[in-house]
Predicted 3D model of a 91-nucleotide RNA (Glycine riboswitch aptamer) from Pelolinea submarina. Its mean pLDDT, the model's own confidence on a scale to 100, is 78. The source organism's lineage runs through Bacteria, Bacillati, Chloroflexota, Anaerolineae and Pelolinea. The sequence was found by an Rfam model in a public genome assembly.
RNA sequence: AAGAACCUUGGGAAGAGACCGUUUAUACGGCACCGAAGGGGCAAAUCCAUAAAGGACUUGGAUGAAUCUCUCAGGUAAAAGGACCCUGGUU
Repeated sequence: AAGAACCUUGGGAAGAGACCGUUUAUACGGCACCGAAGGGGCAAAUCCAUAAAGGACUUGGAUGAAUCUCUCAGGUAAAAGGACCCUGGUU
């Protein structure tokens, strides 16, 4: 000097009913909706197996990322939370 990881200061940060019922509603139930806490799913590729000495093909299995996908969880005024980005610090 460059790169990476964890934690952390400050800043930025989207979506979707202030829906309906229960006399009140941060609770319970109902319908509709959102994806950016967390969680689940998989492509290429790699590995293993796949009747004959070896190889290839085929087929099966395992591993396998995301802002993709599912919507379990979470969320649908503000506040809070918030993936991720910028910045300073620590190892």